[in-house]
RNA sequence: GCCGGGUUGACGGAACGGUAUACGUGGAUGCCUCAAAAGCAUCUGUCCGAAAGGGCAUGCGGGUUCGAGUCCCGCACCCGGCA
Numbered sequence: 001g002c003c004g005g006g007u008u009g010a011c012g013g014a015a016c017g018g019u020a021u022a023c024g025u026g027g028a029u030g031c032c033u034c035a036a037a038a039g040c041a042u043c044u045g046u047c048c049g050a051a052a053g054g055g056c057a058u059g060c061g062g063g064u065u066c067g068a069g070u071c072c073c074g075c076a077c078c079c080g081g082c083a
Stems, first nucleotide, its partner, number of pairs: 001082007010025003018066001026044006045056004059075005
């Protein structure tokens, strides 16, 4: 240099162009218990706001589309192959 695969919450990891993050782990609170472990329930991105509510958010920047994690282009980084 060329080819292929990948990058998603704190972590692992799904997601047909149609609620961004299912499911699991971790965390918080509660229930249960004499107490704990186990189990069960609810919550758990970020910013503004007293709240109601709103903005932003899938490596970064653009494009297509009514609508993009998903399709297209450029870039960065990781893994593998070829030279």